[in-house]
RNA sequence: AACCAUUCUCGGGGCGGGGCGAAACUCCCCACCGGCGGUAAUGGCGACGUCAGUUGCCUAGCCCGCGAGCGCUCUGGCCGUAUGGCCGGGGGUCAGCAGAUCCGGUUGGAUUCCGGAGCCGACGGUACAGUCCGGAUGAAAGAGAAGGGUA
Numbered sequence: 001a002a003c004c005a006u007u008c009u010c011g012g013g014g015c016g017g018g019g020c021g022a023a024a025c026u027c028c029c030c031a032c033c034g035g036c037g038g039u040a041a042u043g044g045c046g047a048c049g050u051c052a053g054u055u056g057c058c059u060a061g062c063c064c065g066c067g068a069g070c071g072c073u074c075u076g077g078c079c080g081u082a083u084g085g086c087c088g089g090g091g092g093u094c095a096g097c098a099g100a101u102c103c104g105g106u107u108g109g110a111u112u113c114c115g116g117a118g119c120c121g122a123c124g125g126u127a128c129a130g131u132c133c134g135g136a137u138g139a140a141a142g143a144g145a146a147g148g149g150u151a
Stems, first nucleotide, its partner, number of pairs: 002150003006146005016030004031131002033121002035066004043058006061119002069097002071094001072091008101117005123134003
């Protein structure tokens, strides 16, 4: 260094102004935000160099995947004559809700760089919510540390 299990820690941002209205951080106009792994030609920071270059790290909401939520499915309880209703618990197989990008430039090569214009964002609540409140002091993609095993 590698693999294996264990324990611990960490692990999501954003409504400011105006309009209509009885009421909107929910509608309309302007604004604001971008989880995790992968990919990386530009760019940033660094190392090496025979000054040709080589190399490490970082860099995508909409490229490939993953995650929480709902659905789905299995299941417990309560209520109801019953179709069924309400409250929980497990699974994460399915991928249904469910996601969203093009144009121009550079180039051998870019949906990642540069310029421009767009687009997307669970469920419940409430005047219709990516930004408020709630489940959630939760869970989790994963990231890191410790000591141990393979020894």
Record summary
FMN riboswitch aptamer (RFN element) from Pleomorphomonas oryzae DSM 16300, 151 nucleotides, folded computationally.